[in-house]
Molecule: FMN riboswitch aptamer (RFN element)
Organism: mouse gut metagenome
Order: sequence, then C1' cells, then structure tokens
RNA sequence: GUUUCAGGGCGGGGUGAGAUUCCCCACUGGCGGUAAGCCAUAUGGCAAGUCCGCGAGCUUCGCAACAAGCGAGGUUGAUCCGGUGAGAAUCCGGGACCAACGGUUACAGUCCGGAUGGAAGAGGC
Repeated sequence: GUUUCAGGGCGGGGUGAGAUUCCCCACUGGCGGUAAGCCAUAUGGCAAGUCCGCGAGCUUCGCAACAAGCGAGGUUGAUCCGGUGAGAAUCCGGGACCAACGGUUACAGUCCGGAUGGAAGAGGC
C1' cells in the first nucleotide's frame, strides 16, 4: 500500500386492557495492555465486563456553505468480603454491581432503529 474480518444476551412465572420495558427467577460481556495461574523442552500460547488505556455513543469548538467530511477537545458505567501467600486489581471461594442514543399500548444491557454504518483492533497478501 492493498484486502478480509471485527458484539453477546428474555427462556419460565407474576401483575395488567396493554410489558421480551415493571416484579421474581434467568441470560450476555467489544479491542489492546497487565498477570503469583494453566499448557509447552523451548520459542511461545491461553487467562479481567467492574485494574490501566482504547473504541462505539452523546456533545462542544475550528475549517467548510447549512451539510458531507476532516481536525482538536469534553463527556462517557460498575468490586467488595474471605482464603493462600513475601507479595493479590488479576489466583481460589463467596457475595454484589454495571451496561449510550432514539423508539414503544408500560419504565429496555437482552426487542425495534440509525447500522448493508462506523470503529478500537486482528489477520492475509
């Protein structure tokens, strides 16, 4: 440089005229880093939703013509207890907590939509 890929989850019951939105039980966890664990002779590989950082979303400003687009910024959630140990944010056990915007006959992490989009990034040539 080019090309491909790059997000999961409402099942059962209750109330109700109406709820996958409320209540009870359930279910899901993007990307990079880190790691006292595991695998391997070794190179190396795997291991965190809530530790560090990033992306998406929302938003302000600048350039631009209102836009598209580009650039710079802001904003953007959640972890405790016990155990072992020299050392635990990461291991083991237990409990808890979190999840953009718009829509909806009724309040949504799980439905529909922007999105056949964008992208952290990963791989091929």